Bacterial large signal recognition particle RNA from an Actinomycetes bacterium, 265 nucleotides, folded computationally. Its Rfam family is "Bacterial large signal recognition particle RNA". By type it is a non-coding RNA gene. Its mean pLDDT, the model's own confidence on a scale to 100, is 76. Of the family's consensus pairs, 91% are formed in the model. The gene name in the source record is ffs.
RNA sequence: CCGUGCUAGGCGGGGAGGUAGCGGUGCCCUGUACCUGCAAUCCGCUAUAGCAGGGCUGAAUUCCGGCCUGAGGCCGUUGGUUUUUAGUAUGAGUUGGGGCAAGCGGUGUUGAUUAGCCGGGUCCCACGCAAUAGAAAUUUGUGAACCCCGUGAGGUCCGGGAGGAAGCAGCGGUAAGCGAACUCUUCUAUGUGCCGCGGGAUAGCCUGGUUGGAGCUGGCUACCCUGAUAUCGCUUGAUUCCAAUUGUCGAAGGUUGGUGCACGG
Numbered sequence: 001c002c003g004u005g006c007u008a009g010g011c012g013g014g015g016a017g018g019u020a021g022c023g024g025u026g027c028c029c030u031g032u033a034c035c036u037g038c039a040a041u042c043c044g045c046u047a048u049a050g051c052a053g054g055g056c057u058g059a060a061u062u063c064c065g066g067c068c069u070g071a072g073g074c075c076g077u078u079g080g081u082u083u084u085u086a087g088u089a090u091g092a093g094u095u096g097g098g099g100c101a102a103g104c105g106g107u108g109u110u111g112a113u114u115a116g117c118c119g120g121g122u123c124c125c126a127c128g129c130a131a132u133a134g135a136a137a138u139u140u141g142u143g144a145a146c147c148c149c150g151u152g153a154g155g156u157c158c159g160g161g162a163g164g165a166a167g168c169a170g171c172g173g174u175a176a177g178c179g180a181a182c183u184c185u186u187c188u189a190u191g192u193g194c195c196g197c198g199g200g201a202u203a204g205c206c207u208g209g210u211u212g213g214a215g216c217u218g219g220c221u222a223c224c225c226u227g228a229u230a231u232c233g234c235u236u237g238a239u240u241c242c243a244a245u246u247g248u249c250g251a252a253g254g255u256u257g258g259u260g261c262a263c264g265g
Base pairs, nucleotide, nucleotide: 001265002264003263004262005261006260009057010056011055012030013029014028015027020046021045022044023043024042034054035053036052037051038050063258064257065256066255067254068253072249073248074247076245077244078243079242080241083238084237086235087234088233091232092231093229094228095227096226097225098224099223102221103220104219105217106216107215115211116210117209118208119207120206121205122204123200124199125198127196128195129193130192131190132189133188134187135186136185138181139180140179141178142177148173149172150171151170156165157164158163
């Protein structure tokens, strides 16, 4: 150096979470790198840290180490963003009540307000009248098979006859009842009318006259006082997502080194 056969090793790895800790199943990132059983209310182990069984490969492109590079994850910080808790009424906004009378407006010399005087109404009592409503009276219509009246066909009864009697229907009238009219009359009633006639009261309101001579009002804006409202903003905490950054763990990749045993030639 070559050939043959073995062995160590390898046949994925990592992150978070979980765990006293280490792996696994599950989730996520890389990536393609055996099989079966167990397993999140877990399964199996003990710093030599999956257990049990089987298979392939095997001392090198594949095993081990160093360096470079670095997907991705996690904690923290800063900035922004989504949703939201709490606070702030002395940041802004919205708004109630009271005041004021500067501006605008309304009213006012065709006479304001206040004030005085007089009168009237509203208030109470008494009398009278009218109106209205109701009832009665009055007028009128209708209205009794019979037990209301008058008349009384037919028929019935009495009589020798003359004549007489009762009387249904019909007709006329009337009572109770049921309607209509209300022009005249009577009675009752009241926020009907101050219409008449008196008395009382005088706090308020309205109204008329007179004296007087310029204000009165408080709708809007402004101003002052006192409240209400957490809508916007601000502060604070939590939360979703994004970016930057310190730190931490770190796959894949590149590069460079290292590494058995036996036999034979």